A computed fold for a 126-nucleotide RNA from uncultured Dialister sp., annotated as THF (Tetrahydrofolate) riboswitch aptamer. RNAcentral holds the sequence, with entries from MGnify.
Order: sequence, then C1' cells, then structure tokens
RNA sequence: GCAGAGUAAGCUUUCGUGCGUGAAGUGCCGAGUGGACAGGGAGUUGUCACUCGGACGAAGAGACUGGAAGGCGAUGAGUCCGUCGGCGCCAUCCCGUCUCGCGGUACGGAAGCUGCAUCCCGCUGC
Repeated sequence: GCAGAGUAAGCUUUCGUGCGUGAAGUGCCGAGUGGACAGGGAGUUGUCACUCGGACGAAGAGACUGGAAGGCGAUGAGUCCGUCGGCGCCAUCCCGUCUCGCGGUACGGAAGCUGCAUCCCGCUGC
C1' cells in the first nucleotide's frame, strides 16, 4: 500500500405471556433531554429511548357469574283492602370472567436477514 474479519443494534417470521378494543399503543410532524454505534479513541444532519405539543385514526362478536331498578306468573305469610318474602320467566342498565377476532399493540424466547454514516489507531492475510 491492497484485501479482509468482527459489535452494539435493527428488521422479518414464528411461539409464549400481556395491554387495548369505554382507543391507549403503533405509524406521521415539531420541540427538548439522554443513550448506543466492531479491540481503543472521536462521532453526525443518521439511529434509539423518554418527556411535551400537533395532525390523522380503528372491529367487534358470543357465552357466563354477580349487582341494580322494572314487568309478568304461580306460590307462601298476613290482611277489610293495601302489603311483605323468596321462586320462575322476560327485557334494560352496570361491573367482572372466559372464548373467537381485531391492533402498522408491549415484553420475552427461537430462527433468518441486515449491520462501524464517517475519521484516526489497532487485528488477520498478501
């Protein structure tokens, strides 16, 4: 001098456990703070996380437990009537559980793919 290796991490698929489905999250835009970026150093207008703000925006369905007030029925207590108790049925509302879905959903496992912006030094081969 020439060639090359290797990371953090990211993405995809899949499995598991959650969250949301009363709309958070994801994705997009802006601002701020911080982190990481091959063995060492530096490090962006790239990247990731968090916070704040903005625009946009959704797929639910079924089964069941419990509760609330209501209607109807038979029955019991009691009664002059009224009334009261539990039971059954009906539809309404509320909370919850489960199942199947849905979400550019979160975390973890596995497999595959990609993988120093860039600069200096180092490592391997010639």

The organism belongs to Dialister, within Bacteria. Of the family's consensus pairs, 83% are formed in the model. It matches the Rfam family "THF (Tetrahydrofolate) riboswitch aptamer". About the family: Tetrahydrofolate (THF) riboswitch was first reported for Ames et al. as an RNA motif in 5' untranslated (5'-UTR)regions of folate transport and biosynthesis genes in Firmicutes genomes.